Background: The RNA shown here (Bacterial RNase P class A) has 366 nucleotides and comes from Geobacter sp. NCBI's taxonomy places the organism under Bacteria, Thermodesulfobacteriota, Desulfuromonadia, Geobacteraceae, Geobacter. Its mean pLDDT, the model's own confidence on a scale to 100, is 75. Its Rfam family is "Bacterial RNase P class A". By type it is a ribozyme. It was read from a public genome assembly, where an Rfam model found it.

[in-house]
């Protein structure tokens, strides 16, 4: 220097006018002061919490999600750290990674056959004897992304794990190491009958629903109606997929006065950032300190200006080089992504400019 990998940080600054939204305070009720005022993804709204309702959520179906191990966490699908399989020369990525002798389905085109199976061509036997025509036969061709382990001897009419060494894989046992997925070494055993499960389905775990438009409250008057007790469980009714369960529900009694698209509240102090020590490989977790940092509801969070500082064109005093040619103080001209809270959080993805650091491969020079 080139390619390439994994990461971390920034998201212009600083003043001046002018403006909007909250919050305190002051007022002569016109206003005015002061302090705060988008993100790294505020997005997609994908999963997970929290938190508010609902007839407390207890069984069963059936739906759905997740699916190697240890472990962080309020919880996850996430994260960390591991094992195994895969890819890359490597640095490093990737993996829904539990069951395919429980069953069923699918394997597209070619191919005779796509799966406890099969004869298109060969090979082999036997009859007609050119060539068919009946059996054997999975060595050998052919088809394909896959044809029922590879490779050699035996064997046989030809052949086959049919049998034997060999090597590959599976199953099973012992036996070390590991918390554990796992791996190492020894032994048996011819079991060799493929592949898919983000294909139905089977096994283990988990799951009440719906959402700040949740929900609470406040405002004359009419009707409808609502809350609570107390008997009943007989009609009906509800149970946001069904069933059992369970509840409501006639009746009396007490009390109260609906409802929205209007205000208020819920709202922003929170699994909270930030800084220090400590545990832990690490995710993350404990202590201590000081800190308040949007909360708008046709929805503020803006706009001009100067200055600096980026990156880009163009000219350029001067530097370097033998040259090609490269650096350049300063000028001038332009330019700055993606994208904007709407109940609060942890994530995942997807969108988007730039600066930097680690490590890898090649190649050159010393």
């Nucleotide at each position: 220097g080139a390619a390439g990998u994994a990461g971390u940080c920034c998201a212009g600054a600083u003043g001046g006018c002018c403006g909007c939204g909250a919050u305190u305070c002051c007022u002569c009720c016109g206003g005015g002061a002061a302090u705060c005022g988008a993100g790294g993804a505020a997005a997609g709204u994908c999963c997970g919490g929290g938190c508010u309702c609902c007839g407390c959520a207890g069984g069963g179906c059936a739906u759905g999600a997740u699916g190697c191990u240890g472990g962080a966490u309020a919880a996850c699908a996430u994260c960390c750290a591991g094992c195994g399989g895969g890819g890359g020369u490597g640095a490093c990525c990737c993996c829904a990674g539990g069951g395919a002798c429980a069953g069923u389905g699918c394997c597209a085109c070619a191919g005779a056959g796509a799966g406890a199976a099969g004869u298109c061509c060969g090979c082999c036997u036997g009859c007609c004897a050119a060539g068919g025509c009946a059996g054997g036969u999975a060595a050998g061709g052919g088809u394909g992304a896959a044809a029922g382990g590879g490779u050699g001897a035996g064997g046989u009419a030809a052949g086959a794990g049919c049998u034997c060494a060999c090597c590959g894989g599976g199953u099973c046992c012992g036996u070390c190491g590991g918390c554990g997925a796992c791996g190492g070494c020894g032994g048996a055993u011819g079991c060799c009958a493929g592949g898919u499960a983000a294909a139905c389905c089977c096994c283990a775990u988990c799951a009440g629903g719906a959402g700040c438009a949740a929900g609470a409250c406040c405002u004359a008057a009419u009707a409808g109606g609502g809350a609570g007790g107390c008997g009943u469980c007989a009609a009906g009714g509800g149970u946001g997929g069904c069933c059992c369960g369970c509840c409501c529900g006639u009746g009396c009694c007490u009390c109260c006065g609906g409802g929205u698209u209007g205000g208020u509240c819920g709202c922003u102090u929170g699994a909270g950032g930030c800084u220090g020590c400590c545990g832990g490989u690490a995710a993350c977790g404990g202590c201590a300190g000081a800190c308040c940092c949007a909360g708008a509801u046709g929805a503020a969070u803006g706009g001009c200006c100067a200055u600096c500082g980026c990156c880009c064109g163009g000219g350029a005093a001067g530097g370097g080089g033998u040259a090609a040619c490269c650096c350049g103080a300063c000028c001038c001209g332009g330019g700055a992504a993606c994208a904007g809270a709407a109940c609060c959080c942890g994530g995942c993805u997807u969108a988007c400019g730039g600066a930097c650091u680690g490590c890898u491969u090649c190649a050159g020079c010393c």